About this RNA:
The RNA shown here (Bacterial RNase P class A) has 350 nucleotides and comes from Oscillospiraceae bacterium MB08-C2-2. The model forms 94% of the base pairs in the Rfam consensus. It is recorded under the gene name rnpB. The source organism's lineage runs through Bacteria, Bacillati, Bacillota, Clostridia and Oscillospiraceae.
RNA sequence: CGAGCAAGCAAGACAGCGGCAGAAACGACUCCGAAAGGGCGUUUUUGAGGAAAGUCCGAGCUUCAUAGGGCAGGAUAGCUGCUAAUGGCAGCCAGAGGCGACUCUAGGGAAAGUGCAACAGAAAUAUACCGCCGGUUUUUAACCGGUAAGGCUGGAAAGGCGAGGUAAGAGCUCACCAGAGUGCAGGUGACUGCACUGCUGUGUAAACCCUAUCCGAAGCAACGCCAAGCGGGGAAAUAUACGGCUGCCCGCCGUUUCCUCCCAAGGGCGGCUUGAUGCCUCACUGGCGACAGGGGGCACAGAUAGAUCGUUGUCAAAUACAGAACUCGGCUUAUAUGCUUGGUCGCUUU
Numbered sequence: 001c002g003a004g005c006a007a008g009c010a011a012g013a014c015a016g017c018g019g020c021a022g023a024a025a026c027g028a029c030u031c032c033g034a035a036a037g038g039g040c041g042u043u044u045u046u047g048a049g050g051a052a053a054g055u056c057c058g059a060g061c062u063u064c065a066u067a068g069g070g071c072a073g074g075a076u077a078g079c080u081g082c083u084a085a086u087g088g089c090a091g092c093c094a095g096a097g098g099c100g101a102c103u104c105u106a107g108g109g110a111a112a113g114u115g116c117a118a119c120a121g122a123a124a125u126a127u128a129c130c131g132c133c134g135g136u137u138u139u140u141a142a143c144c145g146g147u148a149a150g151g152c153u154g155g156a157a158a159g160g161c162g163a164g165g166u167a168a169g170a171g172c173u174c175a176c177c178a179g180a181g182u183g184c185a186g187g188u189g190a191c192u193g194c195a196c197u198g199c200u201g202u203g204u205a206a207a208c209c210c211u212a213u214c215c216g217a218a219g220c221a222a223c224g225c226c227a228a229g230c231g232g233g234g235a236a237a238u239a240u241a242c243g244g245c246u247g248c249c250c251g252c253c254g255u256u257u258c259c260u261c262c263c264a265a266g267g268g269c270g271g272c273u274u275g276a277u278g279c280c281u282c283a284c285u286g287g288c289g290a291c292a293g294g295g296g297g298c299a300c301a302g303a304u305a306g307a308u309c310g311u312u313g314u315c316a317a318a319u320a321c322a323g324a325a326c327u328c329g330g331c332u333u334a335u336a337u338g339c340u341u342g343g344u345c346g347c348u349u350u
Stems, first nucleotide, its partner, number of pairs: 001346003005342006012315007020047008031038002049321001053332002056330005061219004073215005078092005093107001094105004108210002113208002115204003129151002131147007159177002162174003178200002180197007223270004229263001231261006241255005277299006284293003
């Protein structure tokens, strides 16, 4: 210098003017409302994100449900840890890719059973088409038997390869390699190493299925409180009056007051934001790490038609994805521009 790998940061700054919303303090009130409550003015102060997003996982919180067990359904799937918890994260194991830094894995079971494997091929888990070998006969051939070593097809054909062996062959026997099983040793474990046993059973579970573990449902429009008002029940008053059944009389019901119950408003308040909180820092402690504990410091929107903005100037330019709505931890996806750090490989110069 080039190529590539991994991890991370910023997400305009400053100043002037104007505007919007929350909170606190003070003030005014001849504002709205039945009330609960709300509104007005001044000052001070605060006011979107790294993903606020998708709503995919896990929790808090709330209401309902819930003796216990089972079926169905769903989720997860190497091991050990971390965490409030997880399907997240860290480290490791195995496999795959890369010269390497490093990256990826949909990584339980195919010897429980079922299904499927197009085309080709004789044959797809069970087979003899050609070939090879033996036998018989009616002997240039046919039939019977043996054979998966050779040919043909295929992604896949009886573990692979060589030697021995045989009528020809075959783990039939042996060496090496691959797998499986058993034993021993090491490791918390996934697993690894060594030895022995000829044990060699196609693939597919993002096909059904089997195994193990876990899962009650709904979500802040949850939910709690206050409430005008409709309605039910009871009591009082029934002196008078009015209305209805009913043209008239009686009777009953309603109109009035009080108590109580139920439902409950595009009504009000709470829930609502300080919490498993985030960031910085320490020659603090433990751990490879995720993380845990400790000391110090700083910060923290809360609306309900929904604020967080507009404009001018300077800095080369400031433009991307996008905008809180109960809260938090993750994952995933989107992202202009400008940067930082640490490894790797190659080339060149000294």